[in-house]
RNA sequence: UCUUAUCGAGAGAGGUGGAGGGAUUAGGCCCUGUGAAACCUCGGCAACCUUCAGAGUAAUCUUCUGAAACGGUGCUAAAUCCUACUCUUGGGGAGCUCCCAAUGAGAAAGAUGAGA
Numbered sequence: 001u002c003u004u005a006u007c008g009a010g011a012g013a014g015g016u017g018g019a020g021g022g023a024u025u026a027g028g029c030c031c032u033g034u035g036a037a038a039c040c041u042c043g044g045c046a047a048c049c050u051u052c053a054g055a056g057u058a059a060u061c062u063u064c065u066g067a068a069a070c071g072g073u074g075c076u077a078a079a080u081c082c083u084a085c086u087c088u089u090g091g092g093g094a095g096c097u098c099c100c101a102a103u104g105a106g107a108a109a110g111a112u113g114a115g116a
Stems, first nucleotide, its partner, number of pairs: 001116007012042005020031003025084004043076003047073003050068006080109001085106003088102005
């Protein structure tokens, strides 16, 4: 870089550190000297790989459900924190343009796994 699956669930203490952080840009909102980022230690979670059991099948693979957590990756504030593009729906406006809204749909972007 490409392909593909998932992303409203889940899970924090201590030490070092010393001012930022929530991917990027903008807006919003939030976290933060009651100590940010980063690094380290120990724990935890169970998303994918993995293992086991059940369902399903003529049978295997696939699929679905549940469990486990020795191992690999990952994660451990808030929906991927929310919005941005398109459509839909509702509202505003005299109409086109335009503006506002939505626990509506999709796309894009991003994150993580697996494969190449």
Molecule: SAM riboswitch aptamer (S box leader)
Organism: uncultured Cerasibacillus sp.